[in-house]
Context: one part of a larger RNA
């Protein structure tokens, strides 16, 4: 030096595990904000610095419920304390809530600077402390009032604008696509919507979702491609209002509405459910073993064999589970009843949305790309009728047949899902599942917009290794402790790489 072979070093794979993720399903709940939000800064603790909690009433105040022995948060110690006169803890209503932020008195380089005005402190200036002073639209009694402003759940709606890559095997017309984006602007949804409708000799009756129709009728450099409807079956199911000082008649409380559908305030009282919580069957013995929930033996209980823990695997130990019960407050939802609002039918007449329908010309939407192009919107320019009227039935006309534009309002099937609750997985299992199991959108980077991690695991229980010896220490060697050192760089502990002995071969 090479090649075995044993022992360690070192490393962190691998096995087993989960506190934390992904994915959905049911139910709820779907805003908060000038009564100052979301989201921050700076503070409060007997004791530093973080996380959580709270506001100069700061680790907490105050009232009513619940619960039962401990409690002083994570978090040990050590102090000082509360608690059967019921603490701590859990629920429901209140108080307090610095500063900064829509920030709103005026500035401003967020958490900071300076004011005026009234009152109080004070003999007065001066300073302190309370309160109040933005802008914007409406309303009236003109000096009040009322409302709005920002945030978000990167969802879901609707409305203004509005790409390109692509694809057409290039590209222009198409397409990708009214998509992505950007702005407005709303609500628990929104939006539609009570027929100038669909239809066809027969009817149907407002929207809206969904199955079919159907990849059909169609459009379409007849190319890529694009892509209905009505009818039938389903879901939900609801209809009103105003454009009449009108007349006439009956009836003078019938009726008919109702606060989240219409025009708009409220009580009360049941019933159900939410927000704490209660009660809740049944095992013994053995020997192994640190330990018994496994094993053997012999029992019980189930309207409870869901699961989780407990020194290994436990209906029958504990938390639970099936069942059944339970609110002083506060919210919800149903019912009634009080209340409130509207004079109620019937008839007659009368009325029935004009710079509008509807054309020309330019574009747009409609499956439909000017096409025979109806229909709908509309920029500009014209320009009707009045119910004996009008419009539509896919160019126009005629019959025919539906309907009644140019006013509004409307719950339920329908979309989501930041958030609360419970449930599930031929989901992952620490290089995996979020970026993130772990004080993580931290640490770090970048002027900024931004970008962005690594890091889980003694042990049933710290019993966390008292004392001795070597050394300054670090640590090692004895004692101890554990079932085991599993010893804190602590479960298992592979390989690569390093070593040390020892055979073989040079």
């Nucleotide at each position: 030096a090479g090649c075995g072979c044993a022992a360690g070093g070192u490393g962190a794979a691998u096995g087993c595990c989960u506190u934390g993720g992904c994915a959905a399903c049911u139910g709820g709940a779907g805003c908060c904000g000038a009564u100052g939000a979301a989201g921050g800064a700076c503070g409060c603790g007997a004791c530093g610095a973080a996380c959580a909690g709270c506001g100069a009433u700061a680790u907490g105040c105050u009232a009513c419920g619940g619960g039962u022995a401990g409690c002083a948060g994570u978090a040990a110690g050590u102090a000082c304390g509360c608690a059967a006169c019921g603490a701590u803890c859990c629920g429901u209503a209140g108080a307090u809530u610095u500063c900064c932020g829509a920030a709103u008195g005026g500035g401003g380089c967020a958490a900071c600077c300076c004011a005026c005005u009234a009152g109080u402190u004070u003999g007065a200036a001066g300073a302190a402390c309370u309160a109040g002073u933005a802008c914007c639209u409406g309303a009236u009694u003109u000096a009040u009032c009322a409302g709005g402003g920002g945030g978000g759940a990167u969802a879901c709606g609707c409305a203004g604008g509005g790409a390109a890559c692509u694809g057409a095997a290039a590209c222009a017309u198409c397409u990708u696509a009214g998509u992505a984006c950007c702005u407005g602007u709303a609500g628990g949804a929104a939006a539609a919507g009570a027929a100038a409708g669909u239809a066809a000799u027969a009817a149907c009756g407002a929207u809206u979702c969904u199955c079919u129709u159907a990849g059909u009728a169609g459009c379409g450099g007849c190319g890529a491609g694009c892509g209905a409807a009505a009818a039938g079956g389903g879901a939900c199911c609801a209809g009103c209002c105003c454009a009449g000082u009108u007349u006439u008649a009956a009836c003078a409380u019938u009726g008919g509405a109702g606060u989240u559908a219409c025009a708009a305030a409220a009580u009360u009282u049941a019933u159900u459910g939410a927000u704490a919580g209660a009660u809740g069957a049944a095992u013994a013995g053995u020997g192994u073993g640190g330990g018994a929930a496994a094993g053997c033996u012999a029992a019980c209980c189930a309207a409870a064999g869901a699961a989780g823990g407990u020194g290994a695997u436990a209906g029958u130990c504990c938390u639970g589970u099936a069942a059944u019960c339970g609110a002083a407050a506060u919210c919800a939802a149903u019912a009634a009843a009080u209340c409130u609002c509207u004079g109620u039918u019937a008839a007659a007449c009368g009325a029935a949305g004009a710079g509008u329908a509807c054309g020309g010309c330019g574009g747009a939407a409609c499956a439909c790309g000017u096409g025979a192009a109806a229909u709908u919107c509309u920029g500009u320019c014209g320009g009707a009728a009045c119910a004996u009227g009008c419009g539509a039935g896919g160019a126009c006309c005629a019959u025919c047949u539906c309907g009644u534009a140019a006013g509004g309002c409307u719950a339920a099937a329908u979309a989501c899902u930041a958030c609360c609750a419970g449930u599930u997985g031929a989901c992952c299992g620490a290089u995996a599942g979020u970026g993130a199991a772990c004080c993580a959108g931290u640490a770090c980077c970048g002027u900024g917009a931004g970008g962005g991690a690594a890091a889980g695991g003694u042990g049933a229980a710290a019993a966390g290794a008292a004392c001795c010896g070597c050394g300054g220490g670090a640590g090692c060697g004895g004692a101890g402790u554990g079932a085991a050192a599993a010893g804190a760089u602590c479960c298992u502990g592979a390989a690569a790489c390093c070593u040390u002995g020892u055979g073989c071969u040079u």

Model confidence (mean pLDDT): 83 of 100. Large-subunit ribosomal RNA, domain I from a marine sediment metagenome, 506 nucleotides, folded computationally. It matches the Rfam family "Bacterial large subunit ribosomal RNA". Gene Ontology terms of the family: structural constituent of ribosome and ribosome. Clan: LSU clan.